[in-house]
RNA sequence: GGAGAGGUGGCUGAGUGGUUGAAAGCACCCGCCUCGAAAGCGGACUUACUCGAAAGGGUAACGCGAGUUCGAAUCUCGCCCUCUCCGCCA
Numbered sequence: 001g002g003a004g005a006g007g008u009g010g011c012u013g014a015g016u017g018g019u020u021g022a023a024a025g026c027a028c029c030c031g032c033c034u035c036g037a038a039a040g041c042g043g044a045c046u047u048a049c050u051c052g053a054a055a056g057g058g059u060a061a062c063g064c065g066a067g068u069u070c071g072a073a074u075c076u077c078g079c080c081c082u083c084u085c086c087g088c089c090a
């Protein structure tokens, strides 16, 4: 350089253009259980800004941008990065 696959929460990882801010699992946290743990069970569990006395709401964010669309994690384009194969140089 060429071809292909991919980039989604702390991690793994699902995700037909339409209740998916994001399934499921793991981790962390709280609780139950226990003499105490582990295991098990239940709950909670991204961040920023913003409204509110609080409870609780609103908006935005799926590598970075742009576009298409009523609507984009999903489709298109550019760029960045990772992996696999091929090629080239040394």
Stems, first nucleotide, its partner, number of pairs: 001086007010026003018070001029043004046061006063079005